[in-house]
RNA sequence: GGGGUUGUGGUCUAGCUUGGUAUGAUUCGCGGUUCGGGACCGCGAGGUCGGGGGUUCGAAUCCUCCCAACCCCA
Numbered sequence: 001g002g003g004g005u006u007g008u009g010g011u012c013u014a015g016c017u018u019g020g021u022a023u024g025a026u027u028c029g030c031g032g033u034u035c036g037g038g039a040c041c042g043c044g045a046g047g048u049c050g051g052g053g054g055u056u057c058g059a060a061u062c063c064u065c066c067c068a069a070c071c072c073c074a
Stems, first nucleotide, its partner, number of pairs: 001073007010026003020057001027045006050066005
């Protein structure tokens, strides 16, 4: 220098193919249960979907440029 994969709440992750309210677990807070705790159950909090721009009525999803990690070729 060329090519590829990946990037989503504090952490891990589904969703991208086929554009239409962002999913689950964990964590945290409150409550229930218990003599108390753990476990379990209920409710709630937590996301500029790596960044900029574009297309579209509408973008995590499509296009483009950039950044970061990893892999291959030279």